c-di-GMP-I riboswitch aptamer from a Candidatus Omnitrophota bacterium, 83 nucleotides, folded computationally. Rfam family: c-di-GMP-I riboswitch aptamer. From the family's description: GEMM was predicted in a large-scale screen for bacterial structured RNA regulatory elements. Genes associated with GEMM are involved in a diverse array of functions, including chemotaxis regulation, signal transduction, secretion and chitin. Taxonomically the source falls in Candidatus Omnitrophota (Bacteria, Pseudomonadati).

[in-house]
């Protein structure tokens, strides 16, 4: 050091559900909770879903636009073992 997570310890992170609270909604964000996760840390670049109130374009659907990073590639950065 490339590359891997059998086993092991330390630490992290937190799905359903619950309150409140923001949002038109998808959904977020804070307190409980604990289903799982070796990047489930970080980024919407790429594809995939999911929303459609404003406002812009308009072919009148959903093209701008908003969500999901715990949907999957990509880019970055990083703990702890093996090696």
């Nucleotide at each position: 050091a490339a590359u891997u997570g059998a086993a092991a310890a330390a630490g992290g992170u937190a799905a359903a559900c619950c309150a409140u609270u923001c949002g038109u909604a998808a959904g977020g964000a804070u307190g409980g909770g604990g289903c799982g996760c070796a990047a489930a840390g970080c980024u919407u670049c790429c594809g995939g879903c999911c929303c459609a109130g404003a406002c812009g374009g308009u072919a009148c659907g959903u093209c701008g636009g908003g969500g999901u990073a715990g949907c999957g590639g990509g880019g970055u950065u990083g703990c702890c073992a093996a090696g």
The prediction has a mean pLDDT of 84.